Record summary:
This is a predicted structure of a 71-nucleotide RNA (transfer RNA) from a Spirochaetia bacterium. The prediction has a mean pLDDT of 81. Its Rfam family is "tRNA". Its family is annotated with triplet codon-amino acid adaptor activity in the Gene Ontology. The family's RNA type in Rfam is transfer RNA.
[in-house]
RNA sequence: UCUCCUUCGUCUAGGGGUUAGGACAACGGGUUUUCAUCCCGUCAACACAGGUUCGAUUCCUGUAGGAGAUG
Numbered sequence: 001u002c003u004c005c006u007u008c009g010u011c012u013a014g015g016g017g018u019u020a021g022g023a024c025a026a027c028g029g030g031u032u033u034u035c036a037u038c039c040c041g042u043c044a045a046c047a048c049a050g051g052u053u054c055g056a057u058u059c060c061u062g063u064a065g066g067a068g069a070u071g
Stems, first nucleotide, its partner, number of pairs: 001069006009024004017054001026042005047063005
C1' cells in the first nucleotide's frame, strides 16, 4: 500500500421492509427413585460514527479491532 472479517456467552444464517433465525451453553419446568438422556419454555446479539433511502444488520464513507498478501 492492497484485500478480507467484525451478528446472543460460543459457533453461525440472514446483503434493503424479518417478531434478527438455528445449534451448543446458561436458567426454569416436565419425565426418571436419583443422575444422565429426552421433551417444553425462558434469557441473550447486528463493533462505533456519519451519509444515501420512505425505510439500513444489509448499500457508501470514515474510525477501532483482528487476519492475510506484497515490498